[in-house]
Context: one part of a larger RNA
RNA sequence: UGCAAGUCGAGCGAGAUAAAUGUGAGUGGAGACUUCGGUCAAAGCAAUCAUUUUGAAAGCGGCGGACGGGUGAGUAACGCGUGAGCAAUCUGCCCCAUACAAAGGGAUACCCACUGGAAACGGUGAUUAAUACCUUAUAAGACCACGAAGUCGCCUGGCUUAGUGGCCAAAGAUUUUAUCGGUAUGGGAUGAGCUCGCGUCUGAUUAGCUAGUUGGUGAGGUAAUGGCUCACCAAGGCGACGAUCAGUAGCCGACCUGAGAGGGUGAACGGCCACACUGGAACUGAGACACGGUCCAAACUCCUACGGGAGGCAGCAGUGGGGAAUAUUGCACAAUGGGCGCAAGCCUGAUGCAGCAACGCCGCGUGAAUGAUGAAGGCCUUCGGGUCGUAAAGUUCUGUCCUAAGGGAAGAAUACAGUGACGGUACCUUAGGAGGAAGCCCCGGCUAACUACGUGCCAGCAGCCGCGGUAAUACGUAGGGGGCAAGCGUUAUCC
Numbered sequence: 001u002g003c004a005a006g007u008c009g010a011g012c013g014a015g016a017u018a019a020a021u022g023u024g025a026g027u028g029g030a031g032a033c034u035u036c037g038g039u040c041a042a043a044g045c046a047a048u049c050a051u052u053u054u055g056a057a058a059g060c061g062g063c064g065g066a067c068g069g070g071u072g073a074g075u076a077a078c079g080c081g082u083g084a085g086c087a088a089u090c091u092g093c094c095c096c097a098u099a100c101a102a103a104g105g106g107a108u109a110c111c112c113a114c115u116g117g118a119a120a121c122g123g124u125g126a127u128u129a130a131u132a133c134c135u136u137a138u139a140a141g142a143c144c145a146c147g148a149a150g151u152c153g154c155c156u157g158g159c160u161u162a163g164u165g166g167c168c169a170a171a172g173a174u175u176u177u178a179u180c181g182g183u184a185u186g187g188g189a190u191g192a193g194c195u196c197g198c199g200u201c202u203g204a205u206u207a208g209c210u211a212g213u214u215g216g217u218g219a220g221g222u223a224a225u226g227g228c229u230c231a232c233c234a235a236g237g238c239g240a241c242g243a244u245c246a247g248u249a250g251c252c253g254a255c256c257u258g259a260g261a262g263g264g265u266g267a268a269c270g271g272c273c274a275c276a277c278u279g280g281a282a283c284u285g286a287g288a289c290a291c292g293g294u295c296c297a298a299a300c301u302c303c304u305a306c307g308g309g310a311g312g313c314a315g316c317a318g319u320g321g322g323g324a325a326u327a328u329u330g331c332a333c334a335a336u337g338g339g340c341g342c343a344a345g346c347c348u349g350a351u352g353c354a355g356c357a358a359c360g361c362c363g364c365g366u367g368a369a370u371g372a373u374g375a376a377g378g379c380c381u382u383c384g385g386g387u388c389g390u391a392a393a394g395u396u397c398u399g400u401c402c403u404a405a406g407g408g409a410a411g412a413a414u415a416c417a418g419u420g421a422c423g424g425u426a427c428c429u430u431a432g433g434a435g436g437a438a439g440c441c442c443c444g445g446c447u448a449a450c451u452a453c454g455u456g457c458c459a460g461c462a463g464c465c466g467c468g469g470u471a472a473u474a475c476g477u478a479g480g481g482g483g484c485a486a487g488c489g490u491u492a493u494c495c
Stems, first nucleotide, its partner, number of pairs: 001317003006063003011060002018053005026045002031040003070275003079200008089192002094188007102136004112125005143166004148161005172180003201247003208238003213235008250272004254265004278297004300311004328354001330353003336350001337348004367397004377388004401436001402432006411422001439484005444465003450479005460467002
């Protein structure tokens, strides 16, 4: 710096722009007439206005921004794991069932006019719509109150059934013919909330800790229990079975190691929790005390007309910095999934793919067969020879990979048709040519693998034992050998 959360015109008013048709101010001047001064004037272009279609950007309204994505700072806690409980609870969208949708009203945004401000953003007036808002009606097995019967249980109690009184609802849209919606109640499903048993690191060179503290009564608050909060009353509660304090730490499924028991770790993937510049707070909502919402405070950065404003990558890329060290400001919504929508579709840095890095794992190649006068050359030598060594050359082949050309997918779902980012990729065919493709560590013992020269307690090696002071298999180089191999060795760390 760009993108990562929008969508619905089949909820609503208004409607820029564009096009078509009609109208045709004006322009235009073919041509005609002429008393040569002028006059008339078709085609074409076309303002304006009207109708129809289109339907941008905003606005009201609905649903979604509580999912998805990131990170591990905090947290030793009912946070997590596991097992129970809620007769103490809520649950939008979805499914099932029952019933219903009657009559009205007043506003307001956008727009317009005036106006403040540098901007951010406003103010006043006028005007208009709705599935926005409000009033009334109707209404139950919902809720509240009263009192009754039956039945059951797990402490408070639960459930069912009559009765009386009170109280509460709604919204329409559309191709006009069936859908999609609306309201109330009950049930389901899903998700969430709360409670409890057990488990969950180190330190006693931390031994006492605690006043909303522990309990009760009453009230408030919550969806709901509860000192959750408050008033009053009592004086309790926790602790060597380690309270409190201090340090460290997200937890788990799992992963590494190990014969196992254990020990260590918590990257990726999956579940839960916590956080969103730092601290605090609530609003809206079914759900948040809300990463890309609001408000306040503080730090930092930026803009400013100095009055005041704007911002939050622990989303995806990317930059700076820090560091031993970690990637592209890529393509696509084709698939899977999500949001909105009747749908078409739109959005989706979720996701699917591609790029970079031997970072890891796996596979493959760097050629195969033949080839002894055991060539040349190197090294060693007891100078006879030995060894590198079928190794090379040579001969005969192959084509994995590679290069070029041709063909070319599945992944795409289905009444038919259309739809592929990856990708002309995978794969297939043909042609070419051994051509383009081997390094690293080690060779004293542990520990597989030895000689020569150089050096001379020097230079150096080293994981441990230890080598080196003139014949070093331990240093350096060479030849040979051993081990791994697109890797090898070192360092750090775990078992």